[in-house]
Context: one part of a larger RNA
RNA sequence: CUGGGCGUAAAGAGCUCGUAGGUGGUUUGUCACGUCGUCUGUGAAAUUCCACAGCUUAACUGUGGGCGUGCAGGCGAUACGGGCUGACUUGAGUACUGUAGGGGUAACUGGAAUUCCUGGUGUAGCGGUGAAAUGCGCAGAUAUCAGGAGGAACACCGAUGGCGAAGGCAGGUUACUGGGCAGUUACUGACGCUGAGGAGCGAGAGCAUGGGUAGCAAACAGGAUUAGAUACCCUGGUAGUCCAUGCCGUAAACGGUGAGUGCUAGGUGUUAGACCCUUUCCGGGGUUUAGUGCCGCAGCUAACGCAUUAAGCACUCCGCCUGGGGAGUACGACCGCAAGGUUGAAACUC
Numbered sequence: 001c002u003g004g005g006c007g008u009a010a011a012g013a014g015c016u017c018g019u020a021g022g023u024g025g026u027u028u029g030u031c032a033c034g035u036c037g038u039c040u041g042u043g044a045a046a047u048u049c050c051a052c053a054g055c056u057u058a059a060c061u062g063u064g065g066g067c068g069u070g071c072a073g074g075c076g077a078u079a080c081g082g083g084c085u086g087a088c089u090u091g092a093g094u095a096c097u098g099u100a101g102g103g104g105u106a107a108c109u110g111g112a113a114u115u116c117c118u119g120g121u122g123u124a125g126c127g128g129u130g131a132a133a134u135g136c137g138c139a140g141a142u143a144u145c146a147g148g149a150g151g152a153a154c155a156c157c158g159a160u161g162g163c164g165a166a167g168g169c170a171g172g173u174u175a176c177u178g179g180g181c182a183g184u185u186a187c188u189g190a191c192g193c194u195g196a197g198g199a200g201c202g203a204g205a206g207c208a209u210g211g212g213u214a215g216c217a218a219a220c221a222g223g224a225u226u227a228g229a230u231a232c233c234c235u236g237g238u239a240g241u242c243c244a245u246g247c248c249g250u251a252a253a254c255g256g257u258g259a260g261u262g263c264u265a266g267g268u269g270u271u272a273g274a275c276c277c278u279u280u281c282c283g284g285g286g287u288u289u290a291g292u293g294c295c296g297c298a299g300c301u302a303a304c305g306c307a308u309u310a311a312g313c314a315c316u317c318c319g320c321c322u323g324g325g326g327a328g329u330a331c332g333a334c335c336g337c338a339a340g341g342u343u344g345a346a347a348c349u350c
Stems, first nucleotide, its partner, number of pairs: 003322004007304002012318001014201004021194003025088003029084003033081002035077008049065006091191001092188003095184005103177007110154001115149007125136002162169002206247006215241002220236004258317006266295013299306002323350003332343004
C1' cells in the first nucleotide's frame, strides 16, 4: 500500500456556518459521455510462453502461434450512472393557527446573608483546633438592637425537569431578538446531505487599558504539626474573582460515542403539543408527534456493555489511527503584547 479500524485497547476535529469537491427522491422524452457487445487498424524486433523443426543431445538457433491486459476508429444496445428537456410531491423550504422554555442582548429593580461604619444596651473575654497558638478585645471586642454604606451571589420553587450548535444559561420586570415543537396541507417544486481549505462562536486560567473590590483567595507573612513540612490544619492577606473594551483559543471542551437519512420486539416514567372516548368538577383511559430517562428482545461486542436517543442492519460525506518511549519535543512556518497555541519529525532505544 491493499486492508482493518476509531465508547473503554492507537484513533471523532470543542461547536457551528459554509466555498470547492463528493453525493443525491419519483417520472416522460432525447443524446449516447460513462457502461456493454461486435468488427477493423495499431500495439517494432529481440526477450518471455506454447508447438514444431535444425546442429549426434543440451545450451544455442530457426519457423509458426500466443501474450501485449492498451489506444484510435466503424457499427450496434440503452437497463443503470451522466447531460439536456418536460412533469410530480413524499425530501427540503415557505405560509397560517397555536404552544413551552434559566436561548441571547440591554436597561431598571427586590429581599435574605457576609463585611464595614455610626449610635444604644452590656462586660471580659472572643475566635480557632485533634489539641493549641498566631490573631481580635478594657482605647470596650464577641453577643444584641436601631440606622447607614458597598460589592458579589440569587435560598425555597428545583426535578436522571427546561432551553441552546457547542461553550453554556436560574431573584423579578420591561424592551429588542434567535431557534424549536404541534396542527392545517394552502404555496414553491429536489431548492437536499456532507463539507478539504476558509469564516465565526468558544468554560476556566492568563494578558492589556480603565473602573470596582463585600466575601473568597494563588503568591506572601505568621502560628501549629513534623525528624524536616517550602504541604495538609489555623490566623491574616495581594493579584484574581466583578464591570467595560480588546486579546488569548485551550480543557476529562466527555455521551471519552462526527454529521445526515432509512429500516429493525416491547415495557415503564417524565416534558411540550394535537386528536378521540369518558367525566358535574378534579380527573381517568386510548392514539399520535417531538424531546428526555430507566429496563429489556433480536442483533452486535474481546469483554464490560449498547440495544428505535444503537455501539444493530445499510447508504452518503468529512475528520482521525497504524507498537511503547524519545515527543505533542526539536527545527521551520503561521498566529499571539506575552504566556503560549496550531502544524509537527528524526537520531537513539525497548
Predicted 3D model of a 350-nucleotide part of an RNA (small-subunit ribosomal RNA, central domain) from an uncultured bacterium. Model confidence (mean pLDDT): 88 of 100. Rfam family: Bacterial small subunit ribosomal RNA. Gene Ontology terms of the family: structural constituent of ribosome and ribosome.